Bacterial RNase P class A from a Gammaproteobacteria bacterium, 320 nucleotides, folded computationally. Its mean pLDDT, the model's own confidence on a scale to 100, is 75. Rfam family: Bacterial RNase P class A. It is annotated as a ribozyme. The RNAcentral record of the sequence draws on ENA. The model forms 97% of the base pairs in the Rfam consensus. A source record names the gene rnpB.

């Protein structure tokens, strides 16, 4: 210097005008909408999208439903150790494979329980049985074909062993408010319907269930924007490492038509094009600045992504 291998981190600044949107804090205790409940509206100060908010693929948190119990069916996961609230994730490790090599991959239990498959080739694929030579005897060697010829392969076919999972989700769920309307018919039911969100047992409630036919209502508040598996920071402690403890700081979007934007300007950075310079670079002009967008909340994966920057390391080839 030229290929590459693993990790991390950024994801344009700023300024001006014009808006959304959450909080607190002040004032009137007034105005507007609404039956109501309960929402908006002044003025200040302040917060206001990502590394993926994508997918909705795993795992949890909450919440109802019996404080989720027994069995079955059902799904899932599979070397070993270990991290975590907890996983299918994440370390570390052994093996097996690729790669020169940093490193990468891996659906890596079990076929002496049992069922199933096995393309072409081949007589013959798990039922037997071709060729050739032997031999008392399908008794014995030998051979062609294939991934494999009786001994055995595949569990990414079923099943078996271990472990693990209760079912549904925030449109959960809870409480407020108003209006209508709960009617008609058939069947069933205290010899117990029926519910308990696969079946079943057990309990535990129980007079209603179910079909059809015709209608009603779906406003608002909480949950929910968080003192939290929280962020950030330590040349602390322990550990190969996942990740854990301890110390100091800090309070960090949030609605329910769904805010987080839209114009102008100034500089960045990339590319093209022009000039100028030995150079390194420097001056103009013109383009472009990705992927993508919160929605109950977190911890993973996986999938997109203009470009830049940092650190380690590995082959290769030059010079000293």
């Nucleotide at each position: 210097g030229a290929a590459g291998c693993a990790c991390g981190c950024c994801a344009g600044a700023c300024c001006g005008u014009c808006g959304c949107u959450g909080g607190u804090g002040c004032a009137a205790u007034c105005u507007g909408g609404g039956a109501a409940a309960c929402c908006a509206g002044g003025c200040a100060c302040u917060g206001g999208a990502g590394g993926a908010a994508c997918g909705u693929c795993c795992g949890g948190a909450c919440u109802g439903c019996a404080u989720a119990g027994g069995g079955c069916a059902g799904c899932g996961u599979a070397g070993g150790a270990g991290g975590u609230a907890a996983u299918a994730c994440c370390u570390c490790u052994c093996c097996a494979c690729c790669g020169u090599g940093a490193g990468g991959u891996g659906a890596g239990g079990a076929u002496c329980a049992g069922a199933g498959c096995a393309a072409c080739a081949g007589a013959g694929a798990c039922g037997a049985g071709c060729c050739g030579g032997u031999u008392u005897a399908g008794u014995c060697c030998g051979g062609g074909u294939g991934a494999a010829a009786c001994g055995g392969g595949c569990a990414a076919u079923c099943u078996c062993u271990a472990c693990g999972c209760g079912c549904a989700g925030c449109a959960a769920u809870a409480c407020c408010a108003a209006g209508u309307a709960g009617g008609c018919c058939a069947g069933c039911g205290u010899u117990g319907a029926u519910g308990u969100g696969g079946c079943u047992c057990c309990g535990c409630a129980g007079a209603g269930c179910u079909g059809g036919c015709g209608g009603g209502u779906a406003g608002g508040u909480a949950g929910c924007a968080c003192c939290g598996a929280g962020c950030c920071g330590g040349u602390g402690g322990g550990g190969u490492g996942a990740c854990u403890c301890c110390c100091g700081g800090c309070c960090c979007a949030g609605a329910g038509u769904a805010a987080u934007g839209a114009c102008g300007g100034u500089c960045a950075c990339a590319u093209c094009g022009g000039g100028g310079g030995c150079a390194a670079c420097c001056c103009c002009g013109a383009u472009g600045c990705a992927c993508a967008g919160a929605a109950u909340c977190c911890g993973g994966c996986u999938u997109a992504u203009c470009g830049g920057c940092g650190c380690g390391c590995u082959u290769c080839a030059c010079a000293c």